[in-house]
Context: one part of a larger RNA
């Protein structure tokens, strides 16, 4: 030096564990804000740095309800307190809520500065303190120019709305390129990703100018099939319906017109009144109305109220004991009991019967929801008929140019946009894939409209051939922090003593770190560097070779 063997150190693999995550069901809630939100700054404690929690009435306050022995949050300790005259803890109501943030008196480098007014405190115009002053819409009102009258712009007031945030899902505009065709341009990808605007708890869509075919059906919406069919297609990659069936779920409603009234304006007129314009009310709404001539009293998407019910705290809940081993019994051994409860978690090993629960039941002063019931308010009915009236105009449609439809311009209907032109008035008009005729359907150019549906930041309960500390969230720990970037943004490491701190008086070596005794403890080889403690890599001892 090597090797062997034995003992350490060091390391944090590995086993067990599991607060935390990750998935899926059910349910339940689904906006929040100028009455200042989401999100921060900054105090607040007896001591108080950080989290939490609150807000100058500040780890709080008051009412009501629930609950019963201890409480002053994570946190020991000490001070002082507070509690069966019911604290602390919970739940429901309410007060209070500083500064910034839309931020809204101005102004700003957020969390700061400086203002008006009105009221107050004070001798005081000084200071403080309470209010209150941002804009834009829209309605009424007053006021009021250029311009003589009037009208109008503009100006104030007052009311009532906006603004800003939000995970994913909704709608609307606006819109890629990689890629694919084995290249690439039409094509695709994809109306996808990215930007913009907008609402709600669902959003959109909806009540046939649809379909279908000679027979019908009867809003939307989602689901299964129809179907990878029919088409489309550099007929290439590739895109890809409809009719009709089965099912989920059910709902249909109001304007505008005609026609009646009433009020205001202008015109004609000496008046009365007539003619237009125009506002309001009645009518009326595809089973077309109006009009005219008869009949008759019906169920509902509406609001408002009260309720069943359910949620916001929480009550009750069966059955065990001994022996011996252990540090500890819940394992063992022995004799029992309960069960509408043998889900599950705790407790010194493994507990139906010991502790929380479970099974089953019962519970709200108060505040919510209440699509289900009840009552009220409102709406709301039907026969017959000639004629006459009324039924949504720069619309329909046509041309040229695009865009959507599965359909790339193609015979290309249907629908939307742009430009230029441009009707019918029900004896009318749209559609039924070019167009035409016959025929069958529907009635556009107004409006809303629950239910099935999507989504899950959030709130409960379950579950899991899902993780188990290099996994599982980026985050089991005070984490979107340290730390890194001008920034936008990138982004961590980091669990475990022990049942219980009993966390080691006291003595000894040493400046202390450390350590050696003692004592705790079942163990200290569990001592806070703490459960297990491989492996590298470093030493000690003993042997063997060299």
């Nucleotide at each position: 030096a090597g090797c062997a063997c034995a003992a350490g150190g060091g390391g944090a693999a590995u086993g067990c564990c599991u607060u935390g995550g990750c998935a899926u069901c059910a349910g339940g809630a689904g906006c929040c804000g100028a009455a200042g939100a989401a999100g921060g700054a900054c105090g607040c404690g007896a001591c108080a740095a950080g989290c939490u929690g609150c807000g100058a009435a500040a780890a709080g306050c008051u009412a009501c309800g629930g609950g019963g022995a201890g409480c002053g949050g994570c946190a020991a300790a000490u001070a002082c307190g507070c509690a069966u005259u019911g604290a602390u803890c919970c739940g429901u109501a309410g007060a209070u809520a500083u500064c910034c943030g839309a931020a809204u008196g101005g102004g700003g480098a957020a969390a700061c500065c400086c203002g008006g007014c009105a009221c107050g405190g004070c001798a005081a115009u000084a200071c403080c303190g309470u209010g209150u002053c941002a804009g834009c819409g829209u309605a009424u009102g007053g006021u009021g120019a250029a311009u003589a009258a009037a009208a109008u712009a503009g100006u104030c007031a007052u009311a009532c709305g906006c603004g800003g945030g939000g995970a994913a899902c909704c709608g609307c505009c606006u819109g890629a390129a990689c890629u694919g065709a084995a290249a690439c341009a039409u094509c695709u990808a994809a109306g996808u990703a990215g930007g913009g605007c907008g609402a709600g708890g669902a959003a959109a869509a909806g009540a046939c100018a649809u379909c279908a075919a000679c027979a019908g059906a009867g809003a939307u919406u989602c689901c299964g099939c129809a179907a990878g069919u029919a088409g489309u297609g550099g007929c290439g990659a590739g895109c890809g319906a409809a009719c009709g069936c089965g099912g989920a779920u059910u709902a249909g409603g109001c304007c505008a017109a005609a026609c009646c009234g009433a009020g205001g304006g202008u015109c004609a007129g000496c008046a009365a009144u007539g003619a237009u314009c125009u506002u309001c009310g009645g009518g009326g709404u595809a089973a077309g109305g109006a009009c005219c001539c008869g009949c008759a009293a019906a169920u509902g998407a509406u609001g408002c109220a009260u309720u069943a019910g359910u949620c916001u705290a929480g009550c009750u809940g069966a059955a065990c004991g001994g022996c011996g081993u252990g540090g500890g019994a819940a394992a063992g051994c022995c004799g029992u009991c309960c069960g509408u409860a043998g889900a599950g978690g705790g407790u010194g090993a493994g507990a139906g019967a010991c502790c929380c629960g479970u099974a089953a039941g019962c519970g709200a002063a108060a505040g919510a929801c209440g699509c289900g019931a009840u009552g009220c308010a409102c709406g709301a009915g039907u026969g017959g008929g000639u004629a006459u009236c009324c039924a949504g105009a720069g619309u329909a449609c046509c041309g040229c140019c695009g865009g959507a439809c599965a359909c790339g311009u193609g015979a290309a209907a249907c629908c939307c946009g742009g430009u230029g032109g441009g009707a019918a008035c029900a004896u009318g008009g749209g559609a039924g894939g070019a167009c035409c005729a016959c025929c069958u359907u529907c009635c556009a150019a107004g409006c809303c409209u629950a239910a099935a549906u999507a989504c899950u930041a959030c709130c409960u309960g379950a579950u899991g051939a899902c993780c188990g500390a290099u996994a599982g969230a980026g985050g089991a720990g005070c984490a979107g922090u340290a730390c890194c970037g001008u920034g936008a943004g990138g982004g961590a490491a980091a669990g475990g003593u022990g049942a219980a701190a009993a966390g080691a008086a006291c003595c000894c070596c040493g400046g202390g770190a450390g350590g050696g005794g003692a004592g705790u403890g079942a163990a200290a080889g569990a001592g806070c560097a703490c459960c297990u403690g491989a492996a590298a890599c470093c030493u000690u001892g003993u042997g063997c070779u060299u």
Molecule: large-subunit ribosomal RNA, domain I
Organism: Verrucomicrobiia bacterium